[in-house]
RNA sequence: CUCGUCCAGGGCAAACCUGCCGAAAGGCAGGGACGCAAAGCUACGGACCCAUGCCGUGCGGGAAGCCGGGCUGCCGAGA
Numbered sequence: 001c002u003c004g005u006c007c008a009g010g011g012c013a014a015a016c017c018u019g020c021c022g023a024a025a026g027g028c029a030g031g032g033a034c035g036c037a038a039a040g041c042u043a044c045g046g047a048c049c050c051a052u053g054c055c056g057u058g059c060g061g062g063a064a065g066c067c068g069g070g071c072u073g074c075c076g077a078g079a
Stems, first nucleotide, its partner, number of pairs: 001078004011036002016031006034065001040071003044068003048062003
């Protein structure tokens, strides 16, 4: 530098359920595992979700487990 076929220690946790918060999207905690080699961090670009009676989405809010970008990183293999 490239990669994740193999090794070790392991790590995270979708749907769903319960409680709390929020107008909502959604968030947090516990349970639970579909998956994940960055499913670690970051709303920078695109797409997406919400919208306080209705329509609508510029502002605003959300989402990093949609695709890119940026930052960081364990183990191993190869060069």